[in-house]
RNA sequence: ACUGCCGUGGAGAAGCCUGGUAUCUCACGUGGCUCAUAACCACGAGGUCGCUGGUUCGAAUCCAGCCGGCAGCA
Numbered sequence: 001a002c003u004g005c006c007g008u009g010g011a012g013a014a015g016c017c018u019g020g021u022a023u024c025u026c027a028c029g030u031g032g033c034u035c036a037u038a039a040c041c042a043c044g045a046g047g048u049c050g051c052u053g054g055u056u057c058g059a060a061u062c063c064a065g066c067c068g069g070c071a072g073c074a
Base pairs, nucleotide, nucleotide: 002072003071004070005069006068007067010026011025012024013023020057028044029043030042031041032040050066051065052064053063054062
């Protein structure tokens, strides 16, 4: 260089094929429970979905280019 896969809250994933309100678990915060802590229960904050363009009424999702990571080939 070429081929394939991946990039989504602090961490790990789903959602993409088939465009239409971004979801789950853990972590974090507040409250409840407790003599207290953990566990448990309730609520909350945190993302403009790797970047830039294009298509579309509408893009995490489709298309193009670029960046990064992993694997394969040599």
The RNA shown here (transfer RNA) has 74 nucleotides and comes from a Pirellulales bacterium. It matches the Rfam family "tRNA". The family is grouped with related families in Rfam's "tRNA clan". Rfam links the family to the GO term triplet codon-amino acid adaptor activity. Taxonomically the source falls in Pirellulales (Bacteria, Pseudomonadati, Planctomycetota, Planctomycetia). The coordinates come from a structure-prediction model, not an experiment, and the mean pLDDT is 85.